[in-house]
RNA sequence: GCUCUCGUAGCUCAGUGGCCAGAGCAUCCGACUUUUAAUCGGGCGGUCGCAGGUUCGAAUCCUGCCGGGAGCA
Numbered sequence: 001g002c003u004c005u006c007g008u009a010g011c012u013c014a015g016u017g018g019c020c021a022g023a024g025c026a027u028c029c030g031a032c033u034u035u036u037a038a039u040c041g042g043g044c045g046g047u048c049g050c051a052g053g054u055u056c057g058a059a060u061c062c063u064g065c066c067g068g069g070a071g072c073a
Base pairs, nucleotide, nucleotide: 001072002071003070004069005068006067007066010025011024012023013022018056027043028042029041030040031039049065050064051063052062053061
């Protein structure tokens, strides 16, 4: 330098054009318990890497850029 792949919550991930963008873990509150743990209920937490384009509508499709990984030279 070229090709491929990934980037979504603090962490691990789902969501592959249309419902308010979700789950588990973590964290906070409550119930239960003598207490803790476990269990159960609830809350909090997001620039969907950045910018532009296509579309009535984009996390999702296209282009460029940035970052991680792999391969080739």